[in-house]
Formats: sequence, structure tokens, C1' cells
RNA sequence: GGCUUGUAGCUCAAUUGGUUCGAGCGCAGGACCGAUAAUCCUGAGGUUGUAGGUUCAAGUCCUACCUGGCCCA
Repeated sequence: GGCUUGUAGCUCAAUUGGUUCGAGCGCAGGACCGAUAAUCCUGAGGUUGUAGGUUCAAGUCCUACCUGGCCCA
């Protein structure tokens, strides 16, 4: 220098830019049980890496920067 990644505590979805960013695991509470585990129900938890821009509307498009990875020299 080129390509690529970043969304919940973790692993990942999110359709061609269009209603509310969801799922599993984990966490909290409850049910069940003599008691655990398992199972079931409910809930909390997100400045979508940062800052700008475009648009009626941005996780999604554009720019710069930051982080991780790969490649060239």
C1' cells in the first nucleotide's frame, strides 16, 4: 500500500435502504421436584467500533479514523 472484519456478556442473524435490531448460550426471577439437574414461563441487557455525510428513512450507501485478520513490497 491492497482486501477484509467490527451488532447484547459470548457465538451469530437482520432479505435490494423501509414497520419494533432478533435467535441460541449465558444472566436474573418464577413454576415443577423431598432437593438438585433437566424442562417450561417471564424479564433485563444494544450509542450496530468512532466521527461526519447522503436520504423522507441508514446496521445496510459514501468519506476519514480506530481495532482484529489476510496479502504484496
A computed fold for a 73-nucleotide RNA from Ankistrodesmus falcatus, annotated as transfer RNA. Rfam family: tRNA. Its family is annotated with triplet codon-amino acid adaptor activity in the Gene Ontology. Rfam classes the family as a transfer RNA. NCBI's taxonomy places the organism under Eukaryota, Viridiplantae, Chlorophyta, Chlorophyceae, Ankistrodesmus.